[in-house]
Notes: The RNA shown here (transfer RNA) has 72 nucleotides and comes from a Patescibacteria group bacterium.
RNA sequence: GCGAGCGUCGGUUAAUUGGUAAACCACCGGUCUCCAAAACCGGAACUCUCAGUUCGAGCCUGAGCGCUCGUG
Numbered sequence: 001g002c003g004a005g006c007g008u009c010g011g012u013u014a015a016u017u018g019g020u021a022a023a024c025c026a027c028c029g030g031u032c033u034c035c036a037a038a039a040c041c042g043g044a045a046c047u048c049u050c051a052g053u054u055c056g057a058g059c060c061u062g063a064g065c066g067c068u069c070g071u072g
Stems, first nucleotide, its partner, number of pairs: 001071007010025004019055001027043005048064005
């Protein structure tokens, strides 16, 4: 240089043929306890960026950025 794949809360992953972005761990608050742990209840936080298509985009299209793999 060329080709391919991936990018979603702090971490690991979901999300039907495009139709309310969800779960677990961690974190914060509460209940309980003499205190803590455990358990239970509640909460905050996410679609890499910019455009396009569409009534509607995490999902489709283009460009860019980053990571990984293959190849010269």

It matches the Rfam family "tRNA". Its family is annotated with triplet codon-amino acid adaptor activity in the Gene Ontology. By type it is a transfer RNA. Lineage of the source: Bacteria > Bacteria candidate phyla. Its mean pLDDT, the model's own confidence on a scale to 100, is 80. It was read from a public genome assembly.